Bacterial RNase P class A, 437 nucleotides, folded computationally. The sequence was found by an Rfam model in a public genome assembly. Rfam family: Bacterial RNase P class A. Gene Ontology terms of the family: tRNA processing, ribonuclease P activity and dimeric ribonuclease P complex.

[in-house]
RNA sequence: CGGAGGCGUCGAGGGAACCGCCGGCGCGAAAGCGCGGGAGGAAAGUCGGAGCUCCACAGGGCACGAGGCCAGGUAACGCCUGGUCGGCGUGAGCCGGAGGAAAGUGCAACAGAGAGCAGAACGCCCGCACGCGCUUCGGCGUGGCGUCGAACUUGCCGGACCCAUCCUUCGGGUCGUGGUCCGGCGAGGCAGAGGGUCGGCGACGGCCCGGUGAGAUUGAAAGGGUGCGGCAAGAGCGCACCGGCGGUCCGGGCAAUCGGAUCGGCCAGGCAAACCCCCUCGGGAGCAACGCCAAAUAGGGACCAGGACUGCCCGUCCGUAGGUCCGGGUUGGCGGCUCGAGCCGGCCGGUGACGGUCGGCCUAGAGGAAUGGUUCCCACCCGCCCACCGGCAACGGGGGGUGGGCACAGAACUCCGCUUACCGGCGCCUCCGUCCC
Numbered sequence: 001c002g003g004a005g006g007c008g009u010c011g012a013g014g015g016a017a018c019c020g021c022c023g024g025c026g027c028g029a030a031a032g033c034g035c036g037g038g039a040g041g042a043a044a045g046u047c048g049g050a051g052c053u054c055c056a057c058a059g060g061g062c063a064c065g066a067g068g069c070c071a072g073g074u075a076a077c078g079c080c081u082g083g084u085c086g087g088c089g090u091g092a093g094c095c096g097g098a099g100g101a102a103a104g105u106g107c108a109a110c111a112g113a114g115a116g117c118a119g120a121a122c123g124c125c126c127g128c129a130c131g132c133g134c135u136u137c138g139g140c141g142u143g144g145c146g147u148c149g150a151a152c153u154u155g156c157c158g159g160a161c162c163c164a165u166c167c168u169u170c171g172g173g174u175c176g177u178g179g180u181c182c183g184g185c186g187a188g189g190c191a192g193a194g195g196g197u198c199g200g201c202g203a204c205g206g207c208c209c210g211g212u213g214a215g216a217u218u219g220a221a222a223g224g225g226u227g228c229g230g231c232a233a234g235a236g237c238g239c240a241c242c243g244g245c246g247g248u249c250c251g252g253g254c255a256a257u258c259g260g261a262u263c264g265g266c267c268a269g270g271c272a273a274a275c276c277c278c279c280u281c282g283g284g285a286g287c288a289a290c291g292c293c294a295a296a297u298a299g300g301g302a303c304c305a306g307g308a309c310u311g312c313c314c315g316u317c318c319g320u321a322g323g324u325c326c327g328g329g330u331u332g333g334c335g336g337c338u339c340g341a342g343c344c345g346g347c348c349g350g351u352g353a354c355g356g357u358c359g360g361c362c363u364a365g366a367g368g369a370a371u372g373g374u375u376c377c378c379a380c381c382c383g384c385c386c387a388c389c390g391g392c393a394a395c396g397g398g399g400g401g402u403g404g405g406c407a408c409a410g411a412a413c414u415c416c417g418c419u420u421a422c423c424g425g426c427g428c429c430u431c432c433g434u435c436c437c
């Protein structure tokens, strides 16, 4: 210098004039006058937790809803802090509704053989040390050889060449427990090839029955990985190492959990903001709560108590003055209401959230609802116009004029949180990269 991360803070940009609105205090008989106060970091969403008020309440269970790693903080919480684990980032750091998928049920489009105690459409289920092509060097494809016996190993016989020995007239000859290659014969390979059957001399082909999860293919995902053994071919089928899971033990930690040793082939896919299982918690309504005062209760309806006829039952009538309900009317004021888990600062304890203590402060209380409006000046941002300066130019710089803009958003009983919205300004700390000293 560039980019990034974290924390904090401010936020109708600043100022003036005039006209208003709602409370408080003072003066005044009143009208009114004076002084002082008057939205937010989210006042928002009304999501979590409380205070306060009224109603309900033996106990237990079912149902329903919410929560879910550990410890701490707090009046409490689903909040906050610290940690653990998991994920992301080179890093500072960030993110996580983070019990159980090894109790059961269920779901997974398309593709694919198969999406669950998975699967058989292709491939594989004789040997080869051979050729060619591809290759992730493991293999794969294609061709070839072989049961009329291959490749390969080994024994015997013969031949060629090389080498060594001996002889030599130096031209060569001779010979072999040596080497290489070729040919022939014998033995192993080799009655073997998943099982059955038909054809073929035959490894092959057809049909039927099986095995397989190694290979290829689909997918977000196919159920440990690598190697060796093993097998007809294969496979944790067996073994070694690595990984995961579970059990036991040891060590660190209050704990979540971490580290180590050992045992068990146990290898178990994903989704629970799908049902579900486990554990924990949970009465309801809300300041239009609620209390008081004032006002209203005109005229009505239904049922009951009660009364009359009538001493009793049925029935009929009354039901004005008692009760319940329906409907109608009244619908103004006061309290609740802002001193409170309050705010600011210092010190102490704590990693921190936070707690303790001392000092200081009072900071909107309206109630259909005040906190506003107009004008002017300045600042900032954007557009247009005018000349000026630098430059060849692209462009850069400051000046003047003019127009527009200057967030999200408005208390309603109060508080603690969370979430969401927001033009921007300022401060501090940290990380990465580049350059210089």
Stems, first nucleotide, its partner, number of pairs: 001433010013378007021038002024035004040408001044419002047417005052286004064282005069083005084098001085096004099277002104275002106271002122215001123212003126146003130143005152188011163176001166173002194209006224242006243267002245264008290335004300326005306318004342361008380405007388397003